[in-house]
Context: one part of a larger RNA
Molecule: small-subunit ribosomal RNA, central domain
Organism: uncultured bacterium
């Protein structure tokens, strides 16, 4: 390396945008660089191989004769690839009208709850467990009325449902903004697709700095349970949880399933639009995009499952995998304050 695979066996990068590169959509013309086919001239000889032949055979010799699958020149074919040109509209993108979304950012505001302060009321207990105990309370607690600070989320709608590349987003209002979809078919005309490097985004914990602290709660501390009990359970409780700005770059970052395109039976259900029929709230019916369960044919599949959201049947381009440990370890190199993260061996051993 070639096969050959990557939903659970070893393998889809965490997840977008994009230089270069690969690959690319119809018709007509040139050209001919890839292709194809003719000639020529090399392509030593010897050696391989085939067919003869000389050493008594063989090994060695020796004589033909094919192959050297290339390489240059030069003539010719143009389907196809490629380049040149023109030229379309099925690809992609623009415009116009349209409704639907917890996408995003950024101020503002609202209630209900715990916590706590201040006041009334009120007495003897209150909290927690299995069951206790620490713990709070006669310096007035728990309960329970009024008033007040404060943080930090956001019940009911809520759904198998929406949005978004992923990570993710959920009170309500404004402002700024991305993006998909339906319809129409007016504009460009192949302007696509994938993507090594490379950039940007990237849950949670974690760091730096500077605020901020209601509840929760590592870590610690004390009750207890236990042979022990560095725990599971209770009673404190600080980092952190939140906000700014700047690192960090990892995740069962999961559909454990990379992206794009075409195709191949249906049946349901839901969300967002369009036509059209009924006399109508609505029902039907059919069309486009999305989601879901399924349930299901072909078909793949070790199987378990997948099936128009394919794990089928095809093409493209990237990415990974090549027996278990040693190892995601060493070293080197890169980033990064640190923690550490990419990268990533070998000996050896089954």
């Nucleotide at each position: 390396c070639u096969g050959g695979g990557u939903g659970u066996a070893a393998a889809g990068g965490g997840a977008g945008c994009g230089c270069a590169g690969g690959c690319g959509g119809u018709g007509c013309g040139g050209c001919a660089a890839g292709u194809c086919u003719g000639a020529u001239g090399u392509g030593a000889a010897a050696g391989c191989c085939c067919g003869g032949g000389g050493c008594u055979c063989a090994a060695c010799c020796c004589c033909g004769g094919u192959a050297c699958u290339g390489c240059a020149u030069u003539g010719g074919a143009a389907a196809c690839u490629g380049u040149c040109g023109u030229a379309c509209u099925a690809g992609a993108g623009u415009g116009u009208c349209g409704g639907a979304g917890g996408g995003g950012u950024a101020a503002g505001c609202g209630g209900a709850a715990u916590u706590c302060c201040u006041a009334g009321u009120g007495u003897a207990g209150c909290g927690g467990u299995g069951a206790a105990a620490u713990g709070c309370g006669u310096a007035g607690a728990u309960a329970u009325u009024a008033g007040g600070a404060g943080g930090a989320a956001c019940a009911c709608c809520a759904g198998u449902g929406g949005c978004g590349a992923a990570g993710g987003c959920g009170g309500c209002u404004u402002a700024c903004u991305g993006g998909a979809c339906g319809a129409u078919a007016a504009c460009u005309g192949a302007c696509g697709c994938u993507g090594a490097g490379g950039c940007u985004c990237g849950a949670a914990a974690g760091c730096g700095u500077g605020g901020g602290g209601a509840g929760c709660a590592a870590a610690c501390a004390g009750g207890a349970u236990u042979a022990g009990a560095u725990a599971c359970c209770c009673u404190g409780g600080u980092a952190g949880u939140c906000c700014a700005c700047g690192c960090c770059g990892u995740a069962a970052a999961c559909g454990a399933u990379g992206a794009a395109u075409g195709u191949a039976a249906g049946g349901u259900g839901u969300c967002g639009g369009g036509u059209g029929a009924c006399g109508g709230a609505g029902u039907c019916a059919u069309u486009c995009g999305g989601u879901g369960c399924c349930c299901g044919c072909c078909g793949c599949a070790a199987a378990c499952g997948c099936a128009u959201u394919a794990a089928g049947c095809a093409u493209u381009c990237c990415a990974c995998c090549u027996g278990g440990g040693g190892a995601g370890u060493c070293c080197g190199u890169u980033c990064g304050c640190a923690a550490g993260a990419a990268u990533g061996a070998a000996a050896u051993u089954c």